[in-house]
Molecule: THF (Tetrahydrofolate) riboswitch aptamer
Organism: uncultured Selenomonas sp.
RNA sequence: GCAGAGUAGGUGCCUGCGCGUCAAGUGCCGAUCGGACGGGGAGUUGCCGAUCGGACGAAGGGAAACCGCGGUGCAGGUGUUGCAUCCCGCUGC
Numbered sequence: 001g002c003a004g005a006g007u008a009g010g011u012g013c014c015u016g017c018g019c020g021u022c023a024a025g026u027g028c029c030g031a032u033c034g035g036a037c038g039g040g041g042a043g044u045u046g047c048c049g050a051u052c053g054g055a056c057g058a059a060g061g062g063a064a065a066c067c068g069c070g071g072u073g074c075a076g077g078u079g080u081u082g083c084a085u086c087c088c089g090c091u092g093c
Stems, first nucleotide, its partner, number of pairs: 001093004009081010019070003028054008039088004060067002
């Protein structure tokens, strides 16, 4: 010098256990605070979370067992994507 590997995390699908269906949650907007971002360092106008506020907004059925519904929560499995960027490092030549 050339080539390459690897994280957190995001996301699709499957399974299990829950929550809601008396509407919380999810998604969207704003404010404040905080956090994480390949092995090391730095780190954003990007990402994530908490709190508060705002706009919008739903699929129930059944005697029961239970069946649905929700851009629903958590866990596991699996596929996929994946260092914003900068410096150094690692592997091969």